[in-house]
RNA sequence: CACUCAUCGAGACCGGCUGAGGGACAGGCCCUUUGAAGCCGGGGCAACCUGCGGGAUUUCCCGCCACGGUGCCAACUCCUGCGGAGGCGCAAUCAGGCGCCGCCGAGAGAUGGGCG
Numbered sequence: 001c002a003c004u005c006a007u008c009g010a011g012a013c014c015g016g017c018u019g020a021g022g023g024a025c026a027g028g029c030c031c032u033u034u035g036a037a038g039c040c041g042g043g044g045c046a047a048c049c050u051g052c053g054g055g056a057u058u059u060c061c062c063g064c065c066a067c068g069g070u071g072c073c074a075a076c077u078c079c080u081g082c083g084g085a086g087g088c089g090c091a092a093u094c095a096g097g098c099g100c101c102g103c104c105g106a107g108a109g110a111u112g113g114g115c116g
Base pairs, nucleotide, nucleotide: 001116003114004113005112006111007110008109013042014041015040016039017038021031022030023029025081026080027079028078043073044072045071048069049068051064052063053062054061055060077108082105083104084103086101087100088099089098090097
């Protein structure tokens, strides 16, 4: 980096260095000198992998632990991007538009496992 599988409405912050950006992309909307991003130290959350136990029997399900490998600690993945079926309001009657609201699916992205 490609492919593949699972998950994504919950949860979890302090200190030091430094000093202007950050939230993947675009548009919104936010956060930020009451200190962004990054690095370091400590703390925490969670339970994907590992480990342990049980049940089924090919890869499945349930539970336990949190030493280890990761991950994560503003906002639903911050919201929307593509498609579908609706509800409400306004406008319009040869025009079928505009706005708002949730719902379903896909895409994109993130994280982990597997594989090349």
Model confidence (mean pLDDT): 84 of 100. A computed fold for a 116-nucleotide RNA, annotated as SAM riboswitch aptamer (S box leader). It was read from a public genome assembly, where an Rfam model found it. It matches the Rfam family "SAM riboswitch aptamer (S box leader)". Rfam's curators write: The SAM riboswitch is found upstream of a number of genes which code for proteins involved in methionine or cysteine biosynthesis in Gram-positive bacteria.